[in-house]
């Protein structure tokens, strides 16, 4: 330098014309005239919200959901920044850099760890010591240090000791907890000290803390039209049936010519909700960062069977030819992944290409 992964941004017009669709002015309308017109994911419907309805959303319980630590936000199961833990480079060993993290508890219980292997905790295959016996083979006792299996086999080195061995003893060390002390706002680190020294596994069940009312734009509210407030059946009338939008229970509330449950009729039109926002961009200062304050500016889809398109030209892009190059000349595209539907913040998924950060292959040089 090539290649190739990783994370992060960006992912394409411009003018004219005609077409559609929309705001706004003017118009009785027809029209004229000025402006807009599909994305980082609009995608999945996976969290969270605004907002609407349910009289209020009251406690339990069943049920989800979270899960170091201090923050940032309307909140969020999201983001930031720390610390634990781990990968990778990178050193003598370190720092430094680039990642991941479903990161409360295994001393409350109940499971599980295949296979191989003696044995997955009530350990003895080989191999070590001793005892019978010439010797060998057998068979008793000792012990777990070597050595084999395996993801994982009772803390590591050196010495003493011992028939052979073991924290049996000692030095030096590791790992957990607890304490004290120092530095941090905490989490947690660091110095000393005691204690212990089979383990792992809760994205097994399970405990422990913290949270959660539920539906959902086809919500909801309004106008108009229109019909059989029909038929049937069961209960009830305050000693109360029976209603109240995830399930049970308990309470609270409404409740009576009343309620439920079956069969049928009638109506499927229209308006609102429907885009001014926890809004977008610019500049300032404050913060390590997510963000937060102030000012300036802008107004940027609202269809409803679902509009946002065609054509030319300039840009952009591929390719081909010439050329050191810069470019130029001819062809082709208008890029990949993909299309708004109550609106916002988020995760997660998909992507041609082209930046920028690190990292890796291979050449080369030093």
């Nucleotide at each position: 330098c090539c290649u190739c992964a990783a994370u992060a941004c960006c992912g394409a017009g411009u003018u004219a014309u005609c077409g559609c669709c929309u705001u706004u002015g003017u118009g009785c309308a027809a029209a004229c005239a000025a402006g807009g017109g599909a994305g980082g994911a609009a995608a999945g419907u996976c969290c969270g919200g605004a907002c609407a309805g349910c009289a209020u959303a009251u406690a339990g319980c069943a049920g989800c959901g979270c899960a170091g630590c201090a923050g940032c936000u309307a909140a969020c199961g999201g983001c930031u920044g720390c610390g634990g833990u781990u990968g990778g480079u990178g050193u003598c060993a370190a720092a430094a850099c680039c990642g991941a993290u479903a990161c409360a508890g295994a001393c409350a219980g109940u499971g599980c760890c295949a296979c191989a292997g003696a044995a997955a905790a009530u350990a003895a295959c080989c191999a070590c010591c001793u005892c019978u016996g010439c010797a060998a083979a057998u068979g008793g006792g000792g012990a777990a240090c070597g050595g084999g299996u395996g993801a994982a086999a009772a803390u590591g080195u050196a010495g003493g000791g011992u028939a052979a061995a073991a924290g049996c003893c000692u030095a030096c060390g590791c790992a957990u907890a607890g304490u004290c002390u120092u530095g941090g706002u905490a989490a947690c680190a660091g110095c000393a000290u005691u204690a212990u020294g089979g383990g792992g596994u809760a994205a097994a069940c399970c405990u422990u803390g913290c949270g959660c009312g539920c539906u959902g734009a086809a919500a909801u509210g309004c106008c108009a039209a229109a019909u059989a407030g029909g038929c049937g059946g069961a209960u009830g009338c305050c000693u109360g049936a029976g209603a109240a939008c995830g399930g049970c229970u308990a309470g609270u509330u409404c409740g009576a010519u009343g309620u439920c449950c079956g069969c049928g009729g009638g109506u499927u039109g229209g308006c609102a909700g429907c885009u001014u926002g926890a809004g977008g961009u610019c500049u300032u200062g404050c913060g390590u960062g997510a963000g937060c304050a102030a000012g300036g500016u802008c107004c940027c889809a609202g269809a409803u069977a679902a509009a946002u398109g065609a054509u030319a030209a300039c840009g952009u892009u591929u390719c081909a030819u010439g050329g050191c190059a810069a470019c130029a000349u001819g062809a082709g595209a208008u890029u990949a992944c993909a299309g708004a539907a109550u609106c916002c913040g988020g995760c997660u998924u998909a992507c041609a290409g082209g930046u920028a950060u690190u990292g890796u292959u291979u050449u080369u040089u030093u």
A computed fold for a 366-nucleotide RNA from a Bacteroidota bacterium, annotated as Bacterial RNase P class A. The prediction has a mean pLDDT of 75. The sequence was found by an Rfam model in a public genome assembly. Of the family's consensus pairs, 97% are formed in the model. Rfam family: Bacterial RNase P class A. Gene Ontology terms of the family: ribonuclease P activity, dimeric ribonuclease P complex and tRNA processing. Rfam classes the family as a ribozyme.